RNAcentral holds the sequence, with entries from MGnify. c-di-GMP-I riboswitch aptamer from a soil metagenome, 73 nucleotides, folded computationally. The prediction has a mean pLDDT of 84.

[in-house]
RNA sequence: AAACGGCAAACCGAUCGCGAGGUCGGGACGCAAAGCCACGGGGCUCCGAAGCGGAGCCGGCCGGGCCGCCGAA
Numbered sequence: 001a002a003a004c005g006g007c008a009a010a011c012c013g014a015u016c017g018c019g020a021g022g023u024c025g026g027g028a029c030g031c032a033a034a035g036c037c038a039c040g041g042g043g044c045u046c047c048g049a050a051g052c053g054g055a056g057c058c059g060g061c062c063g064g065g066c067c068g069c070c071g072a073a
Stems, first nucleotide, its partner, number of pairs: 006031002011026006029060001035066003039063003042058006
């Protein structure tokens, strides 16, 4: 490079949650790990008068770990 395929942003509908947001369906902006893991950083939400502290959310913000399809390898 190619091939079989895979995932699914925004938005819409339904539903759960105080909320960030999650799940299902539709839908594709994109992704060679956009597969898995909240371990580190970062962002966001809630509690608290505040400092701080605590409890959460985001893996498609960055890093890291583990596993994985095809192939000139």